[in-house]
RNA sequence: GCCCUCGUGGUGAAAUGGAUAUCAUACAGGUCUCCGGAACCUGGGGUCUGGGUUCGAUUCCCGGCGAGGGCA
Numbered sequence: 001g002c003c004c005u006c007g008u009g010g011u012g013a014a015a016u017g018g019a020u021a022u023c024a025u026a027c028a029g030g031u032c033u034c035c036g037g038a039a040c041c042u043g044g045g046g047u048c049u050g051g052g053u054u055c056g057a058u059u060c061c062c063g064g065c066g067a068g069g070g071c072a
Stems, first nucleotide, its partner, number of pairs: 001071007010025004018055001027043005048064005
């Protein structure tokens, strides 16, 4: 330098055009307990960035940024 894949809560994943973005774990609060843990309930927190297509974009297209891999 070229090619491929990926970027979603603190972390790990799902959603692959259709609406309130889901789950687990972590965190906070509550129930329980003598206290804690476990269990159960509740809550906050997220689509890398700028454009484009579309009635509608996490999803499709282009540029940028970043991560990983392959070739040279």
This is a predicted structure of a 72-nucleotide RNA (transfer RNA) from Binatia bacterium (SeqCode). RNAcentral holds the sequence, with entries from ENA and MGnify. It matches the Rfam family "tRNA". Rfam's curators write: Transfer RNA (tRNA) molecules are approximately 80 nucleotides in length. Taxonomically the source falls in Binatia (SeqCode) (Bacteria, Bacteria candidate phyla, Candidatus Binatota).